[in-house]
Predicted 3D model of a 470-nucleotide part of an RNA (small-subunit ribosomal RNA, 3' major domain) from an uncultured bacterium.
The RNAcentral record of the full RNA draws on ENA.

Context: one part of a larger RNA
């Protein structure tokens, strides 16, 4: 000077408390450990690994295993020789890679050759998801969006260092004010950026329909209009600006007015100096080491999906604030050409057929669901719950046995609210309900977004955890 303390004091945070809903019990989904296996590829391990890398393992992917093959190689450059093609299509053998055969077949030229492609040879080399993240770059997590971390000059101290940055107030904030051997400055804070909430104006189609006219079973459907809504450009608006009280006359705090909004209005992006030899050599790059007829490369099949068990994260439930049936409303944000696909028709259904329209404010996906109305069930392992299993199918795709999703009929398991313990959340939040997207041929209970309905509680800082300061 730091770090630490079951030392003291001050302060903050869903940290506790006050509440609401979960997890831990059940079934299933998914990840991990373990076990098994020829292989169950590899990485990640307190918070900060475990629905994580993986925004999607049937083949491929794929790195693993078994078998089959290749050795200048699947990929790159250079040299030599041969061919004029190579590719493609067909036939035969084979699990295929591959091997053999048939067929087809280049460009420029000064005719010397050149380009391009294939095959063969030679070695220089290629190749490695092999090792080391404790050799590294880059990227990332974390403390933490916590309020800190420093420098120049000066001063003090023999010096390490101190001061400034401490003190009195105040703030979300090293935010600001006052004081002070300090005076200034930088990285952070804040602001500038995006979005949302109010409004003015400009614009009016693909959006809208108040007024006028027409049409229809109905309908912005048509003429028309751009008022309203909406869209998207440019502006305004909030600054403790105004009033009162408190305060040191300050910073600021409390209350009030006006206002769509009030004291950072809500949300996002933004992550200081550093810490953890934190993570990643399997995104990529890269030093060194190692393999070089194999630790490289090809193919088929298998595996990554195994299953006495243990843990994490989720979904569905255990029902009446509910289940079922019928009828009937109201979104937002997205996506669409190797695509989204309407109406109509067929099927109990998954779906098939059909193909209008649409590179989209025009058309489509598209039905929003919870909610509402009516009826029924009447507290039961049930008209709750849907696992599991059987049969028959649909779709994608060369191909659904290992190992896809969905449909119909049948089957109808556990489960009656969950021990110790533990998690999230302070408002359009929790809870609950549906919709979309990325990946993607197909495959979501995951992830990322979107809107609908919409609470309870916070006395307070004694205690638990983490952090800041003296």
């Nucleotide at each position: 000077u730091g770090a630490c303390g079951g030392g003291a004091c001050c302060c903050c945070g869903c940290a506790c408390a006050a509440g609401c809903g979960g997890u831990g019990g059940a079934g299933c989904a998914u990840g991990u450990g373990g076990u098994u296996u020829a292989a169950u590829u590899c990485g990640a391990c307190g918070c900060a690994a475990c629905g994580c890398g993986a925004a999607g393992a049937a083949c491929c992917u794929u790195a693993c295993c078994a078998a089959u093959u290749c050795u200048u190689g699947a990929c790159a450059u250079c040299c030599c020789a041969a061919u004029g093609a190579u590719c493609g299509u067909c036939c035969u053998a084979g699990a295929g890679a591959u091997a053999g055969g048939a067929u087809u077949u280049c460009c420029c030229u000064u005719c010397g050759g050149g380009g391009c492609a294939u095959u063969g040879g030679u070695g220089a080399c290629a190749g490695g998801u092999g090792g080391u993240g404790c050799a590294u770059g880059g990227u990332u997590g974390u403390c933490g969006u916590c309020a800190g971390c420093u420098c120049g000059u000066g001063u003090c101290g023999u010096g390490a260092g101190a001061u400034g940055u401490u003190g009195g107030g105040u703030u979300a904030a090293g935010u600001c004010c006052c004081g002070c051997a300090a005076c200034g400055a930088g990285c952070g804070c804040a602001a500038c950026c995006c979005u949302u909430g109010c409004u003015u104006u400009u614009a009016g189609u693909a959006g809208c329909c108040a007024u006028c006219a027409g049409u229809u079973a109905a309908a912005g459907c048509u003429g028309g209009g751009c008022a309203c809504a909406c869209u998207a450009g440019a502006g305004g608006g909030a600054c403790u600006g105004c009033c009162g009280c408190g305060g040191a006359u300050a910073a600021c705090g409390c209350g009030g007015a006006g206002g769509a909004a009030g004291g950072u209005g809500g949300g996002g992006a933004u992550g200081a100096c550093g810490u953890c030899a934190a993570a990643u050599c399997a995104u990529c790059a890269u030093g060194c080491c190692c393999c070089u007829u194999a630790u490289g490369a090809u193919u088929u099949g298998g595996g990554c999906a195994a299953c006495a068990c243990a843990c994490g994260u989720g979904c569905u439930a255990c029902a009446a604030u509910g289940g079922u049936a019928a009828c009937u409303a109201c979104a937002a944000a997205g996506u669409g050409a190797a695509g989204c696909a309407a109406a109509g028709c067929g099927g109990u259904g998954a779906c098939g057929u059909g193909g209008a329209g649409c590179a989209a404010a025009u058309c489509a996906c598209a039905a929003a669901a919870a909610a509402g109305u009516u009826a029924u069930c009447u507290c039961a392992g049930u008209u709750c719950g849907g696992a599991u299993u059987g049969u028959a199918g649909u779709c994608u795709g060369c191909a659904a046995c290992u190992c896809g999703a969905c449909u119909a009929c049948a089957u109808g398991a556990a489960g009656g609210u969950g021990g110790a313990a533990u998690c999230g959340c302070u408002a359009g939040u929790a809870a609950u309900c549906a919709c979309g997207g990325a990946u993607c041929a197909g495959c979501a209970u995951g992830c990322c977004g979107u809107g609908g309905u919409g609470a309870a509680u916070a006395c307070g800082u004694u205690c638990u955890c983490g952090g800041g300061g003296u």